About this RNA: The part of an RNA shown here (large-subunit ribosomal RNA, domain II) has 681 nucleotides and comes from a soil metagenome.
[in-house]
Context: one part of a larger RNA
RNA sequence: GCCAACGAGUAAUUCGGCGUAGCGAGGCUAAGGCGGCGUACAGCUGGAGCCGGAGCGAAAGCGAGUCCGAAAGGGCGACGAGUUGCGUUGAGGUGACCCGAAACCGGGUGAUCUACCCUUGGGCAGGGUGAAGCGCGCGGAACACGCGCGUGGAGGCCCGAACCCGUGUCAGUUACAAAUGGCAGGGAUGACCUGAGGGUAGGGGUGAAAUGCCAAUCGAACCCGGAGAUAGCUGGUUCUCCCCGAAAUGCAUUUAGGUGCAGCCUUGAGAGAGGCCACCAUGGAGGUAGCGCACUGAAUCGGCGAGGGGGCUUCCCGCUUACCGACCCGUAUCAAACGCCGAAUGCCGUGGUGGGACACUCAGGAGUGAGACUGUGGGAGCUAAGUUCCAUGGUCGAGAGGGAAACAGCCCAGACCGCCAGCUAAGGUCCCGAAAUCCAUGCUAAGUGGGCAAGGUAGUCGUGGCGCGCAGACAACCAGGAGGUUGGCUUAGAAGCAGCCAUCCUUGAAAGAGUGCGUAAUAGCUCACUGGUCGAUGCGCUGCGGCGCCGACAAUCCACCGGGGCUCAAGCAUGGUACCGAAGCUGCGGAUGGUGAUAAGCCAUGGUAGGGGAGCGUCGUGGUCAGCAGAGAAGGGGGCGCGUGAGCAAACCUGGAGCGGCCACGAGUGCGAAUGUUGGC
Numbered sequence: 001g002c003c004a005a006c007g008a009g010u011a012a013u014u015c016g017g018c019g020u021a022g023c024g025a026g027g028c029u030a031a032g033g034c035g036g037c038g039u040a041c042a043g044c045u046g047g048a049g050c051c052g053g054a055g056c057g058a059a060a061g062c063g064a065g066u067c068c069g070a071a072a073g074g075g076c077g078a079c080g081a082g083u084u085g086c087g088u089u090g091a092g093g094u095g096a097c098c099c100g101a102a103a104c105c106g107g108g109u110g111a112u113c114u115a116c117c118c119u120u121g122g123g124c125a126g127g128g129u130g131a132a133g134c135g136c137g138c139g140g141a142a143c144a145c146g147c148g149c150g151u152g153g154a155g156g157c158c159c160g161a162a163c164c165c166g167u168g169u170c171a172g173u174u175a176c177a178a179a180u181g182g183c184a185g186g187g188a189u190g191a192c193c194u195g196a197g198g199g200u201a202g203g204g205g206u207g208a209a210a211u212g213c214c215a216a217u218c219g220a221a222c223c224c225g226g227a228g229a230u231a232g233c234u235g236g237u238u239c240u241c242c243c244c245g246a247a248a249u250g251c252a253u254u255u256a257g258g259u260g261c262a263g264c265c266u267u268g269a270g271a272g273a274g275g276c277c278a279c280c281a282u283g284g285a286g287g288u289a290g291c292g293c294a295c296u297g298a299a300u301c302g303g304c305g306a307g308g309g310g311g312c313u314u315c316c317c318g319c320u321u322a323c324c325g326a327c328c329c330g331u332a333u334c335a336a337a338c339g340c341c342g343a344a345u346g347c348c349g350u351g352g353u354g355g356g357a358c359a360c361u362c363a364g365g366a367g368u369g370a371g372a373c374u375g376u377g378g379g380a381g382c383u384a385a386g387u388u389c390c391a392u393g394g395u396c397g398a399g400a401g402g403g404a405a406a407c408a409g410c411c412c413a414g415a416c417c418g419c420c421a422g423c424u425a426a427g428g429u430c431c432c433g434a435a436a437u438c439c440a441u442g443c444u445a446a447g448u449g450g451g452c453a454a455g456g457u458a459g460u461c462g463u464g465g466c467g468c469g470c471a472g473a474c475a476a477c478c479a480g481g482a483g484g485u486u487g488g489c490u491u492a493g494a495a496g497c498a499g500c501c502a503u504c505c506u507u508g509a510a511a512g513a514g515u516g517c518g519u520a521a522u523a524g525c526u527c528a529c530u531g532g533u534c535g536a537u538g539c540g541c542u543g544c545g546g547c548g549c550c551g552a553c554a555a556u557c558c559a560c561c562g563g564g565g566c567u568c569a570a571g572c573a574u575g576g577u578a579c580c581g582a583a584g585c586u587g588c589g590g591a592u593g594g595u596g597a598u599a600a601g602c603c604a605u606g607g608u609a610g611g612g613g614a615g616c617g618u619c620g621u622g623g624u625c626a627g628c629a630g631a632g633a634a635g636g637g638g639g640c641g642c643g644u645g646a647g648c649a650a651a652c653c654u655g656g657a658g659c660g661g662c663c664a665c666g667a668g669u670g671c672g673a674a675u676g677u678u679g680g681c
Base pairs, nucleotide, nucleotide: 001681002680003679004678005677006676011094013092014091015090016089017088018087019086020085021084022083023082026051027050028049032045033044034043036041055062056061065076066075067074068073097236098235100233104226105225106224107223108222109221115200116199117198118197119196120195121194122193123192124190126159127158128157129155133151134150135149136148137147138146139145163187164186165185167184168183169182170181171180202218204214205213206212211220239615240614241613242612243611244610249262250261251260252259253258263368264367265365266364267363268362269361270360274358276355277354278353279352280351281350282349283348284347290341291339292338296335297334298333301330302329303328307324308323309321310320311319312318371396372395373394374393375392376391377390378389379388380387401412402411403410416590417589418588419587421586422585423584427580428579429578430564431563432562436577438576439575440574441573442572443571449566455550456549457548459547460546461545462544463543464542465541466540467539468538476533477532478531479530480529482506483505484504487501488500489499512527516525517524591605592604593603594602595601616670618667619666620665621664622663623662624661625660627659628658635654636653637652641648642647
């Protein structure tokens, strides 16, 4: 991992609802007692007690009334149905659907491991160093002291086996081993190592102290018990069909992944005025979008200019200013917490028409209270987020089908079942791949299409404006492009051309006191400007629009059309015709529910949590079929066939002794999941 078996809403009790049965102004007994065949019991008895039959008031109390009140009036009642079983559903306290803690407490068992202590024993090859003391010698006044030699043999001394340890590294890591092995390493007369016996116990012991150790277990050992602890948490919870069908919100919460009440779902009963949607008519509330600047604020330029600053003057008065500048006027603006204004929608009423079967009351049962994305209106954020928080629609959630290559939340569209029938939606129609290589007119040359911005673009198409042009434009080519003059200044120089100033006059068809290159400065080349050649479907400048181009760098070949491939398209734009295309719609057949008259017809039948209804099957009990069965029961195999499904089930084979249909009843009653349990492989 697979298979098989086992595996989870049960029981007694109290209370409420519904169904059903008995009795009924009543209903029922409890313990106990008696007791019969079949002895966990039936039946009988037992009226204690319980519910109901009267309420109101704090009470005295009164009573179909009573209480408050001076009264008026008001509150709660009265105008008759209960009660006891059984079934079912829900709730309470019980282990209460099942499995699951870490823990807490009680009583015991442990110091054969290990920590420390006590008692009594044992062990430490060999080598080195050479303390004190003592002796002798030398120095010396010295029996002080110092030095030397000898003797001596101290030390948590040195090297190093046994022994003890475990520092580094390598191996091992389903190991040789639940801590090992190799190579090196530390201690090795000591706070050393070790045998035996004994002591200390969990609210504890022991600890040269690491929360270490106390039997492979230690921030509190282990065993049994309280015990089915508790678990607002996670997981799991077993047959079928039919009807309806949510929520992820509000308020509160030691509350936020829980719960209570409400909202939304379902079932039954009731009452029937009411409810909803659309349109028409009509009445109303309101300050949003927009707009505005009259208010409150913000804010632009100009005019006027009180006042202020600077300067002058000074006894006061003043004078002045290219500074600032309120109010006011003009100009152009801004605002969620501004409004002189002010919609569309939406909202609240009334009347009418149409649709439609929903609202309401009471009672039983829930689930939900993590929402998600998307369009729109906003807040927060960065006018960031697959962000977050509201509002308002949609979809998903709980929704299958078609499209978007793939893709809960986008687009189309809501699946009762069947059909080898038809029409369409979104989206498509060259091939993969169903349907146009369709029609008409343009555009694009970038494979743009088929990813991207600011910005850039003599790419190309369309459409305007202005100007030049056969009296010859634009481009090109030929020629001229001069003189005063090297303008003046500056400067070493400055001659059109470093810089500053000025920028005139003449000749002429035209020619700047000079457009650029150039020189040290000149020179030289060139331009503006003019003439000529040439001969236009012309040329120049500028605006707007369409489609392009650049901007454009990423990590495993192509990898930014799903692919192939596509260029008057198979791209883009506009218009048109046809076709394809879904579980949509239609046709035919069928099922169930509602309505209807049990007709015809019409309508409905996606579905998670969840509510309701109807069934299948397993085991057993009672009854029944005077059922089946060695002429072959159950079980196993098999599967014609039947049923909407759970399921039922004929032949035939096996098997070898019990079993079934129907009506009721009762449950240890249905497995794929729980890192489920046990077994097998």

It matches the Rfam family "Bacterial large subunit ribosomal RNA".